[in-house]
Molecule: Archaeal signal recognition particle RNA
Organism: Thermoplasmatota archaeon
RNA sequence: CGCCAGGCUUGGUCGGGGAGCUAGGCCCUCCCUCUUCCUUAACGGGAUGCCGCAGAAUGGUCUACAGCGGGACGACAGGCACGGGGCGGCACAACCAGUACAUCAGCGGUCCGAGGAGCGACGAUGAAGUAACGUCCCUCGGGGUUGGAAGUGGUAUUCCGCAUCUGCCGGAGGGCAGAUGCGGGGCCUUGACUAUGGAAACCGGGUCAGGCCCGGAAGGGAGCAGCCUUACCGUAGAUUCCCAACGCUCGUUGGGAGCCGGGACGGAGGAGCACCGAGGAGCUACCGCUGACGGACCAGGGUGUCCACCUGUGUCGGCCUGGUU
Numbered sequence: 001c002g003c004c005a006g007g008c009u010u011g012g013u014c015g016g017g018g019a020g021c022u023a024g025g026c027c028c029u030c031c032c033u034c035u036u037c038c039u040u041a042a043c044g045g046g047a048u049g050c051c052g053c054a055g056a057a058u059g060g061u062c063u064a065c066a067g068c069g070g071g072a073c074g075a076c077a078g079g080c081a082c083g084g085g086g087c088g089g090c091a092c093a094a095c096c097a098g099u100a101c102a103u104c105a106g107c108g109g110u111c112c113g114a115g116g117a118g119c120g121a122c123g124a125u126g127a128a129g130u131a132a133c134g135u136c137c138c139u140c141g142g143g144g145u146u147g148g149a150a151g152u153g154g155u156a157u158u159c160c161g162c163a164u165c166u167g168c169c170g171g172a173g174g175g176c177a178g179a180u181g182c183g184g185g186g187c188c189u190u191g192a193c194u195a196u197g198g199a200a201a202c203c204g205g206g207u208c209a210g211g212c213c214c215g216g217a218a219g220g221g222a223g224c225a226g227c228c229u230u231a232c233c234g235u236a237g238a239u240u241c242c243c244a245a246c247g248c249u250c251g252u253u254g255g256g257a258g259c260c261g262g263g264a265c266g267g268a269g270g271a272g273c274a275c276c277g278a279g280g281a282g283c284u285a286c287c288g289c290u291g292a293c294g295g296a297c298c299a300g301g302g303u304g305u306c307c308a309c310c311u312g313u314g315u316c317g318g319c320c321u322g323g324u325u
Base pairs, nucleotide, nucleotide: 002324003323004322005321006320007319008318012073013072014071015033016032017031018030019029020028023063024062025061026060027059034049036047037046038045039044050070051069052068053067078316079315080314081313082312083311084310085309088306089305090304091303092302095301096300098297099296101294103292104291105290106289107288108287109286110281111280112279115276116275118273119272122269129265130264133261134260136255137254140251141250142249143248144246145245146244147243148242149240150239153188154187155186158185159184160183161182162181163180164179165178166177167176168175169174193237194236195235196234197233198232204229205228206227207226212221213220214219
């Protein structure tokens, strides 16, 4: 000197690490990981690792011996340097991968398409096709139904009456003839009728009981009521030169892409579906695929860095006592 044993505490340690915050450290928050245990089928989860005081989310506290104090270990351990393995982070973004976007190009999707092959309802109880007819539409001409609207004209060459005027006759009432006008009947004509209700105070007409008037009487006159008729106002039915409408109907002319209907000719196909397809058109717009390119995003690979944990080599490794060679 080394080694062994015992002791000491001044070196050192008492989980470790990453991120955040900070000028920086510690705490704190979140996250990763190790030890010793518990639990679970497992994943996983929980606890544990020296303690106390002070502070804490616009964080607290301190200043490189990076708050104060106590305890334990104890030179063994452990620290340091370089490396290997390895879990988890942080940062970067030249390159690879990935994502989306923009631009460009090509191809396909789209359309036409000679030609090809397939399925196929239906079909000799008759396919495709052809022509015609009906249905449909138009023009024209009729009918029907419904509604509306409306109600002819002529006649003195038919009959009767009335008014006015004129003339003649008569004892009165009155009688006769003519002209004009009006009304009614009849007849004819027209598409233009029938039934019925009401209906003219005077101022449509006819017939006029009773009563009144003239008269010797006969007879006649005016004329109320009533009745008839008419203008007019209605109702009902019929009618129609006329007007209008219509889920009606007949015929004619023409139209018609086609549907529908029933037949004729015809004599074996064929409604339709979907596939391949040379070639052509287009790619304006939209979609998809491929490629190029651009900057972005992303952060798997990559680069850098920190690192739990395992591990290799080297180095450092205090003091005291005793023993030993």